Bacterial small signal recognition particle RNA from a Candidatus Fermentibacterota bacterium, 100 nucleotides, folded computationally. Its mean pLDDT, the model's own confidence on a scale to 100, is 76. The RNAcentral record of the sequence draws on ENA. It is recorded under the gene name ffs. The model forms 96% of the base pairs in the Rfam consensus.
RNA sequence: GAGCAGGACCCGCGCGGCGCACCGCCGUGAACCCGGUCAGGGUCGGAAGACAGCAGCCGUAAGCGGAAUGUUGCGGGUGAUGCGGACAAUCCUGCUCCCC
Numbered sequence: 001g002a003g004c005a006g007g008a009c010c011c012g013c014g015c016g017g018c019g020c021a022c023c024g025c026c027g028u029g030a031a032c033c034c035g036g037u038c039a040g041g042g043u044c045g046g047a048a049g050a051c052a053g054c055a056g057c058c059g060u061a062a063g064c065g066g067a068a069u070g071u072u073g074c075g076g077g078u079g080a081u082g083c084g085g086a087c088a089a090u091c092c093u094g095c096u097c098c099c100c
Stems, first nucleotide, its partner, number of pairs: 001097008010085005015079002018075004023070001025066004034059004042051003
């Protein structure tokens, strides 16, 4: 120097893991413009009762917070990752040959 092979690099398809987000779980969460139950009091009624309904209580909406795994989605200089393809050029490694 040449040839061959492999790898890096390029493309495609996946797998696990990490991060974020949604759903689901728990908590909190409406003076009134959510619901239910409505003490007291109020109204109607001769009465029996009825009606509306504040506070309180219960359950929730939007929202907020939390736990910790699981679906789903997204992302990467994730991974001593898997498979397939392409290898023009570059780099690295191994083998063989040739020349000095």